A computed fold for a 354-nucleotide part of an RNA from a marine metagenome, annotated as large-subunit ribosomal RNA, domain IV.
The full RNA is in RNAcentral, with records from SILVA.

Context: one part of a larger RNA
RNA sequence: CACUGGUUAAGGAACUCGGCAAAUUGGCUCCGUAACUUCGGGAGAAGGAGCGCCCCGUUAGCGUGAAGGACCUUGCGUCCGGAGCGUGAGGGGGUCACAGAAACCAGGCCCAGGCGACUGUUUACUAAAAACACAGGUCUCUGCAAAGUCGAAGUCGACGUAUAGGGACUGACGCCUGCCCGGUGCCGGAAGGUUAAGAGGACGGGUUAGCCCUCGGGCGAAGCUCAGAAUUGAAGCCCCGGUAAACGGCGGCCGUAACUAUAACGGUCCUAAGGUAGCGAAAUUCCUUGUCGGGUAAGUUCCGACCCGCACGAAUGGCGUAACGAUCUGGGCGCUGUCUCGACCAGUGGCUCG
Numbered sequence: 001c002a003c004u005g006g007u008u009a010a011g012g013a014a015c016u017c018g019g020c021a022a023a024u025u026g027g028c029u030c031c032g033u034a035a036c037u038u039c040g041g042g043a044g045a046a047g048g049a050g051c052g053c054c055c056c057g058u059u060a061g062c063g064u065g066a067a068g069g070a071c072c073u074u075g076c077g078u079c080c081g082g083a084g085c086g087u088g089a090g091g092g093g094g095u096c097a098c099a100g101a102a103a104c105c106a107g108g109c110c111c112a113g114g115c116g117a118c119u120g121u122u123u124a125c126u127a128a129a130a131a132c133a134c135a136g137g138u139c140u141c142u143g144c145a146a147a148g149u150c151g152a153a154g155u156c157g158a159c160g161u162a163u164a165g166g167g168a169c170u171g172a173c174g175c176c177u178g179c180c181c182g183g184u185g186c187c188g189g190a191a192g193g194u195u196a197a198g199a200g201g202a203c204g205g206g207u208u209a210g211c212c213c214u215c216g217g218g219c220g221a222a223g224c225u226c227a228g229a230a231u232u233g234a235a236g237c238c239c240c241g242g243u244a245a246a247c248g249g250c251g252g253c254c255g256u257a258a259c260u261a262u263a264a265c266g267g268u269c270c271u272a273a274g275g276u277a278g279c280g281a282a283a284u285u286c287c288u289u290g291u292c293g294g295g296u297a298a299g300u301u302c303c304g305a306c307c308c309g310c311a312c313g314a315a316u317g318g319c320g321u322a323a324c325g326a327u328c329u330g331g332g333c334g335c336u337g338u339c340u341c342g343a344c345c346a347g348u349g350g351c352u353c354g
Base pairs, nucleotide, nucleotide: 001349002348003347004346005345006344007343008342010340011339014338019335027051028050029049030048031047036041038172052095053094054093055092056091061087062086063085064084068080069079070078071077072075096100108333109332110331111330112329113328114327115325116324120132121131136170137169138168139167140166141165142164148156150154173320174319175318176317178250179249180248183247184246185243186242187241188240189239192238193237194236198232199231204226205225206224207223210219211218212217251269252268253267254266255265278312279309290306291305292304293303294302
C1' cells in the first nucleotide's frame, strides 16, 4: 500500500449519476393500525408496550387415566372412580445485571408517479426488464380420409368432432373501441374484355411420279415433310360488389363578434375519409430548463395543471385501475465513515532479511 473484517468524537447524505456500499430494523405475545379497494386486500401498514430468575405453586385449566368398586348381555363390555404422570396461561410478591428475544439466527419504514394486471419465462458465460408468456377478448380457417403439419411409407392433429382443432392479433378487470373499402389483401360474382396447352386446320413452303420446254429451266398430283390463319379453349387478370379486432389511412387556405385577443360562424380548394371519446411538453415535445402552481434557501429531474400534439389516439388497442415487482423515477423519516476527514485495531497478501 491492497484486500477482508471491527470500532469511532461532533455533524448526519454535506458523498455521489444515484444513499452505491454500509448502518438502522429484526423474535414472540399484546395493544393499535390510514388513504384506497376488485371488499379478498392494503396489514407484519404505520406506531407502541411486555419479555430473565426465585416464591405464592402440586396455581387455574387441559391431556392421559392405574388401583378399587357397581352392573350385566361374561366382553379387548358399560358406568363410577380418581392415584400417578405430562402440560400449563394469567395474576401477586421478590431479586440481580450496563444490558433478560442478553450469543448465533433474525423485515428499515412512509409518500407520489411511469410501465407491466398478477404467479411465472428469458439472452447457460456482460442485459431479468416496461421484453416473452399468461388467463380473458376478437377475427379467420376447418363438416372429418377436417383444416393444418412432417412427408417415401406412414404418423401427428385425435382414438378428438365446431362448447372441437389450426392460424393471426390483442393481453386480468372497469369504461370503451369513432370515420374511411380509393390503393393492397381476402371473400363473393359471373355478363363482357384479355388469356395457355390442347382441339382445329385455311393459306403457304420443301421433296417428286408426271407434264411442258427455246434444254437454261418451268409447272407439279399423291405420299412424306416444314410452317401454320380463322375458330374453339379454364383459372387468373380487367370488371362488379363486400370486408378495417384485414395491411393500412384519418387535410389546406382565407375571412368574421361593439376594447383587444380569440373565433361558436362563413367562404373556398382537395380527399376514400379528413382524428371521434379519452389522454397530452408524455418511455411520444424539436423549439424546451415551454408557462403557471407545488415541493427546496436554491429543483435541466419530480408532481399537479395549461394545450401552441415539430411528430398521442382507440385490440400495431385508448384511458383508468386495487393487488403484485431483486423493475424505473422523485420526495421524506429513521440510520449510518457515503462524506466533512480522517484515525485506530485484527487477519491475509505485498515489501525487507533468511

The prediction has a mean pLDDT of 89. Its Rfam family is "Bacterial large subunit ribosomal RNA".